[in-house]
RNA sequence: AAAAGGCAAACCGACCGUAAGGUCGGGACGCAAAACCAAUGGGCCGCGAAGGUAAGGCCGGAGCGGUAGCCAGGUUACCGAA
Numbered sequence: 001a002a003a004a005g006g007c008a009a010a011c012c013g014a015c016c017g018u019a020a021g022g023u024c025g026g027g028a029c030g031c032a033a034a035a036c037c038a039a040u041g042g043g044c045c046g047c048g049a050a051g052g053u054a055a056g057g058c059c060g061g062a063g064c065g066g067u068a069g070c071c072a073g074g075u076u077a078c079c080g081a082a
Stems, first nucleotide, its partner, number of pairs: 006031002011026006029069001035075003040072003043067005051059003
């Protein structure tokens, strides 16, 4: 490469959640790991304590949550021309 398959973005409906977002069903934008790990590092998103400030507000960001289809990393895996 080919073959057999697999997953499922946006959007819609129902439910959970303050939210980000998640689950189920429909649906396919794409994905060779779009399988798993958030206790491997970073990014991004949500909630937001202490404290600061001249009111409104603003600054600040401990801690908690999410994202693996954000990147790197780790683990596992189908086929077999090269």
The RNA shown here (c-di-GMP-I riboswitch aptamer) has 82 nucleotides and comes from a marine eukaryotic metagenome. The RNAcentral record of the sequence draws on MGnify. Its mean pLDDT, the model's own confidence on a scale to 100, is 88.